Predicted 3D model of a 76-nucleotide RNA (transfer RNA) from a Thermodesulfobacteriota bacterium. Taxonomically the source falls in Thermodesulfobacteriota (Bacteria, Pseudomonadati). RNAcentral holds the sequence, with entries from ENA and MGnify. The prediction has a mean pLDDT of 81. Rfam family: tRNA. By type it is a transfer RNA.
RNA sequence: GGCCCUAUCGUCUAGUGGCCCAGGACGUCGCCCUCUCAAGGCGAAAACACGGGUUCGACUCCCGUUAGGGCCGCCA
Numbered sequence: 001g002g003c004c005c006u007a008u009c010g011u012c013u014a015g016u017g018g019c020c021c022a023g024g025a026c027g028u029c030g031c032c033c034u035c036u037c038a039a040g041g042c043g044a045a046a047a048c049a050c051g052g053g054u055u056c057g058a059c060u061c062c063c064g065u066u067a068g069g070g071c072c073g074c075c076a
Base pairs, nucleotide, nucleotide: 001072002071003070004069005068006067007066010026011025012024013023018056028044029043030042031041032040049065050064051063052062053061
């Protein structure tokens, strides 16, 4: 340098063009329960790496960038 794969709440993940102003588990916070704590119940906050493009409509498709991983090559 060329090619391929990956990137979603704090963490792990679901999603394969409209059903989703994105769902679940753990964690965090609040309330209930309890003499107190834990457990349990109820609720809340929290995410599509970045920039363009296609489309009536993009987390999803295309291009580039960034980061991580893999394969191959070049340079005396």